[in-house]
RNA sequence: GAGUUUGAUCCUGGCUCAGAUUGAACGCUGGCGGCAUGCUUAACACAUGCAAGUCGAACGGAAACAGCAAGAGCUUGCUCUUGGCUGUCGAGUGGCGGACGGGGGAGUAAUGCAUAGGAAUCUGCCUUGUGGCGGGGGGUAGCCCGGAGAAAUCCGGAUUAAUACCGCAUGUGCUCUACGGAGUAAAGAUGGCCUCUAUUUAUAACCUUGCGCUAUUGGAUGAGCCUAUGUCGGAUUAGUUAGUUGGUGAGGUAAUGGCUCACCAAGGCAACGAUCCGUAGCUGGUUUGAGAGGAUGAUCAGCCACACUGGGACUGAGACACGGCCCAGACUCCUACGGGAGGCAGCAGUGAGGAAUAUUGCACAAUGGGGGCAACCCUGAUGCAGCAAUGCCGCGUGUGUGAAGAAGGCCUGAGGGUUGUAAAGCACUUUCAAUUGUCAGGAAAAGCCAAGGGUUAAUACCUUUUGGCCUUGACGUUAACUUUAGAAGAAGCACCGGCUAACUCCGUGCCAGCAGCCGCGGUAAUACGGAGGGUGCAAGCGUUAAUCGGAAUUACUGGGCGUAAAGCGCGCGUAGGUGGUUUGAUAAGUUGGAUGUGAAAGCCCUGGGCUCAACCUGGGAACUGCAUUCAAAACUGUCUUACUAGAGUAUGGUAGAGGGAAGUGGAAUUUCAGGUGUAGCGGUGAAAUGCUUAGAUAUCCUGAGGAACACCAGUGGCGAAAGCGACUUUCUGGCACGAAACUGACGCUGAGGCUCGAAAGCGUGGGUAGCGAACGGGAUUAGAUACCCCGGUAGUCCACGCCGUAAACGUUGUGUACUAGGUGCAGGAGGUAUCGACCCCUUCUGUGCCGCAGCUAAUGCAUUAAGUACACCGCCUGGGGAGUACGCACGCAAGUGUGAAACUCAAAGGAAUUGACGGGGGCCCGCACAAGCGGUGGAGCAUGUGGUUUAAUUCGAUGCAACGCGAAGAACCUUACCAUCCCUUGACCUCCAGAGAAUCACCUAGAGAUAGAUGAGUGCCUUCGGGAACUCUGAGACAGGUGCUGCAUGGCUGUCGUCAGCUCGUGUCGUGAGAUGUUGGGUUAAGUCCCAUAACGAGCGCAACCCCUAUCCUUAGUUGCCAGCGAGUAAUGUCGGGAACUCUAGGGAGACUGCCGGUGAUAAACCGGAGGAAGGUGGGGACGACGUCAAGUCAUCAUGGCCCUUACGGGAUGGGCUACACACGUGCUACAAUGGCAAGUACAGAGGGCAGCAAUACCGCGAGGUGGAGCGAAUCCCACAAAGCUUGUCGUAGUCCGGAUUGGAGUCUGCAACUCGACUCCAUGAAGUUGGAAUAGCUAGUAAUCGUGGAUCAGAAUGCCACGGUGAAUACGUUCCCGGGCCUUGUACACACCGCCCGUCACACCAUGGGAGUGGGAUGCAAAAGAAGUGGCUAGUUUAACCUUCGGGAGGACGGUCACCACUUUGUGUUUCAUGACUGGGGUGAAGUCUAAACAAGGUAACC
Repeated sequence: GAGUUUGAUCCUGGCUCAGAUUGAACGCUGGCGGCAUGCUUAACACAUGCAAGUCGAACGGAAACAGCAAGAGCUUGCUCUUGGCUGUCGAGUGGCGGACGGGGGAGUAAUGCAUAGGAAUCUGCCUUGUGGCGGGGGGUAGCCCGGAGAAAUCCGGAUUAAUACCGCAUGUGCUCUACGGAGUAAAGAUGGCCUCUAUUUAUAACCUUGCGCUAUUGGAUGAGCCUAUGUCGGAUUAGUUAGUUGGUGAGGUAAUGGCUCACCAAGGCAACGAUCCGUAGCUGGUUUGAGAGGAUGAUCAGCCACACUGGGACUGAGACACGGCCCAGACUCCUACGGGAGGCAGCAGUGAGGAAUAUUGCACAAUGGGGGCAACCCUGAUGCAGCAAUGCCGCGUGUGUGAAGAAGGCCUGAGGGUUGUAAAGCACUUUCAAUUGUCAGGAAAAGCCAAGGGUUAAUACCUUUUGGCCUUGACGUUAACUUUAGAAGAAGCACCGGCUAACUCCGUGCCAGCAGCCGCGGUAAUACGGAGGGUGCAAGCGUUAAUCGGAAUUACUGGGCGUAAAGCGCGCGUAGGUGGUUUGAUAAGUUGGAUGUGAAAGCCCUGGGCUCAACCUGGGAACUGCAUUCAAAACUGUCUUACUAGAGUAUGGUAGAGGGAAGUGGAAUUUCAGGUGUAGCGGUGAAAUGCUUAGAUAUCCUGAGGAACACCAGUGGCGAAAGCGACUUUCUGGCACGAAACUGACGCUGAGGCUCGAAAGCGUGGGUAGCGAACGGGAUUAGAUACCCCGGUAGUCCACGCCGUAAACGUUGUGUACUAGGUGCAGGAGGUAUCGACCCCUUCUGUGCCGCAGCUAAUGCAUUAAGUACACCGCCUGGGGAGUACGCACGCAAGUGUGAAACUCAAAGGAAUUGACGGGGGCCCGCACAAGCGGUGGAGCAUGUGGUUUAAUUCGAUGCAACGCGAAGAACCUUACCAUCCCUUGACCUCCAGAGAAUCACCUAGAGAUAGAUGAGUGCCUUCGGGAACUCUGAGACAGGUGCUGCAUGGCUGUCGUCAGCUCGUGUCGUGAGAUGUUGGGUUAAGUCCCAUAACGAGCGCAACCCCUAUCCUUAGUUGCCAGCGAGUAAUGUCGGGAACUCUAGGGAGACUGCCGGUGAUAAACCGGAGGAAGGUGGGGACGACGUCAAGUCAUCAUGGCCCUUACGGGAUGGGCUACACACGUGCUACAAUGGCAAGUACAGAGGGCAGCAAUACCGCGAGGUGGAGCGAAUCCCACAAAGCUUGUCGUAGUCCGGAUUGGAGUCUGCAACUCGACUCCAUGAAGUUGGAAUAGCUAGUAAUCGUGGAUCAGAAUGCCACGGUGAAUACGUUCCCGGGCCUUGUACACACCGCCCGUCACACCAUGGGAGUGGGAUGCAAAAGAAGUGGCUAGUUUAACCUUCGGGAGGACGGUCACCACUUUGUGUUUCAUGACUGGGGUGAAGUCUAAACAAGGUAACC
């Protein structure tokens, strides 16, 4: 920096990602080289080999080998013997070294490490200086002999050496001292010489050189000790310590010291974290980071500790000793069972563990170490090689050209695009690997020879210089150079939804799978799997693990706390922190200089060397630190001198429910007694329980008792908070104000600590009127352990004592200072004015409201800050688990305080916004209710649906908004369904080839489709080639599908709703989502209009424009009309004519709140009126904003995808869609007298008509038939309108109501009325007597009622659409039901209340607490025990050197004993881990059960 909480927004806040790194591991892949690195796990166990020896110039010597000499045997060149004579040397004595080098990190939180200091020490080899090395002695290993034993090994005897051991002398020195003195050393060997001595050469003595030894003084190096500071986590570890702290004395040590002991004192450490527990080697450094920090301590380097586990000492300069010793333990091995041996955390290697880590290699050539005079020997240190892409660095896998843009792949809109100059082809090069040959550097010494110098008596030895000689390489087939051949031998891995660079196709179908987070997958997946293409890195690439970063997400740099997590309930006060003005001093902090140190390596800078780089190397810088010292004196500190502004004291008059105690009062409730009085009272939404004729309630008058104090009373007062309210008295705390006397910084905050602390609760004793948990009863309810009602115990009250918590809240710690104002209230003081009280002004303190700057995520805060600063304290770090568990403390208990983890989620949350919703509010509307009218629901039938049935009962529509719906009309057809029979380029479209005109008629078989056969027929155009249309045959492209998906779609439609709304541009406001406009005051049917107004305008809607209708005018006058004129008829506009009227259909007029009055704001508008055919939209229609319902339709049509292709396509016959225990919707007809029936009689409108309507006439009771005038229709026909009106009859009856059902007979349509049509006639005459709960419609030419017509249609309406006739009732009103609009409010809803969501129970899984206990680990205390060892004591045994009076002694060794002490054992505690029948809650899961607690007034406001 990004992703992720939301519908969207801002914030808070967690989770996740991109980076760097690694001793890594795993997956896929793998050409070369250089340089590094390589058991992080079991400090688990180890076979085998090697890792520490060396010195013969310390010694006695001679086992082995070689040489030489001598001898023997003889096979005459072999064997044997002898000789330490020489080179050498096993074993041994002795010296030095095995305390270095190498390893791993168990232990250790300080006996460690780092940094800086210190004094009371030692120090082999090395080095400086000064001295010395005289003279003796006795043993012992080895060897030899003997013995024990399996072995390891041991014992005895004899003999022997030393640079082994022991005395003596000397004492420069050194040590001790009582200052008299005492104590204390030594070793020789090699080489050389011959002056002297001995003997035979030659050797020894002697001399001498260097070496060695000894005493000592310094140094260097190394080591030991002490001090300060720093050095992980836990307080759910708060007290710890008896040699503990100090002193004196002694012992001990190289040395200080309780290091040890005796005595004395009672100290020491600790909140600045002692003790205890857990974890851990520390550092230079490494890694990350801008830095500060964080994490880490492999390789390299310094220090420490360890060496199978525990203990111990010996030797030594140095060890309490990795490859030494003793003991104990575990383990392994050998054994003759008696006894022995061993220690890879050295290098290799093995097993085991593990995700995981290499060769039983070469060499001492180099560097270094040990021994030695040296040569030299040893060296798994080291130098090299081997294995591993484990890491870093470098190189290569070719370069140029090459478009027919090849083939193939993939995609495609079918044209093409892409892979892609990529390949092929052509030209060129050869690094690396392979191959041929040549060949650096790592090598300098040492040794030998010659010459010279030094040393010396010396020519010797030794040392040194120069020259020469002689050699020394593990690596190594080295690096490098060179030859040869040929593009020849050399590319993969991950990813491609967003973060994050990179996209398409196919497969799959919430499956398989992916996933770092968000999340993808339920038939069109850029997210799974494959492919093509692309992106990134590259001999590697990904994944996993781990650390830092991002994370300002522990905030020192650099965060917060009103509401997001977070201010202790309040105060007093200790430690601590912090602190007003001023003088002088000091120099702890602070600042500067210098010096020392801060190892090397590393990092950084700059040179150099490998062809570059990694790597190596020279120099520098740095190491931010610590210490010492010099200086400065502003600030802080300390000491000191003063001050008064902070703080306090004294003084004056006030205000107050401040606190404690005692007393007093009235009203009210209840109750007791009495009186009056009579039937109810009480209570609720309504009731009941309850009280009451034994007299209640009501009312009157006395009494009792307890609790609380109306009015006053006020965002008034007081108090630190909790809290405090009648009155009086008394005791008592504090504040504010005034004046300015005193003290002189005495202040602020405050971890621990202590006090106070509502209500409830607890204990003891009282008290108890009212109220009232629990409990009882009555209701409500599906239930009601509740809400409501009647009772009622604790409690509420008092005294004393506990508890110590609250949404103890201003959700805001305390104190100080500063920063615009306005206004109210309370207390005090002052001023002006006044007789006085008011009024007015100023000021201090307290308490509220509004508001600027500023702050804030916003909301809001704003001199009473949440602003600006300072001081101090408390607290927070995602949600849940959980304020839970365990532990501890407090408490009588209840419980309180402190306070986790496992596990789980990707959120949880704050503020604000827009919607939606509310059994929230306000305003308003609608046949929404109300007021009415007639209905539905009951009956029969019709019709549709569900269900059932069926071979099929095709499909769709399903709350309103499906159900007389698609369907404006299923006998066949329709038809999509079922059964059966047939066809397969197909019934239909386009293309190709061939043939034929097309077509018509008829026969046979069949249910038909179809098949077969016969005959008729030769058309049109022509440029004469042929062409067009049609039919048949054939092949394939294709047709076809009412198959699926309306949740892939278009179009169309329904609905909210003809509701009044829905938006935009610019401006303004807001961090933003958004707001404003569109809100407000009026008004309207209306976001209709007016006014106001940070808005001004605009668009889609409303309205109007359109159509019908109501009035009039005008024009026109046939098929319509007929007033006047004429003619005619039985009669009729029938005719002449007329153009007046009606009407027809064109055009106009008219209505606009225009006029008057009132109301209103002088507005809009409303009310009333006039005029008018019509009055406030005149009535009706068409017209349906943004959008909602994944609403309906793939079966009208169109269409993506999928599916079928001799079938899910096509044809045919028959059947079905018409079924029928049942349920529902919509209708028709009725139940009758406002009626039925019969007779007579009057008046419409709008339609339809040629495959049609059909008149007059005739036939039939009738449906209808015969027949056919007229009419493509203002002409003719359908076509008589009916209710109505006038009469008659019926008389309340299942009827002269009602017509279902059934029987019979017919008519019509049609190929055909069986399944399954309509109608007519005769006969039959069911239910039904006005319909339960419930419920739909309608506000005027409406409801109701009456007929008429049309579409569809061969026929078949009670349906649908349209038409007119007759023609009502009611509306007080908006409380309620339903729906809707606007504003506002709440919200935990946003899939939006059909929302969200809590708890118990049941199921599965997970982690965890308790738990009778059980098993391990660690540890305290008290004891037991006591190996080896050391120290003390001891004379039992024994003993070379010295002494001796020769008896012995001194000294030593062994033994004994005491002290200390490891292993081990017992008892009793503490603690930790594991496990445990059972049990507690918690988390997660998808659905379930019960209830409905929360979110809206959540239906009883919620919460603590």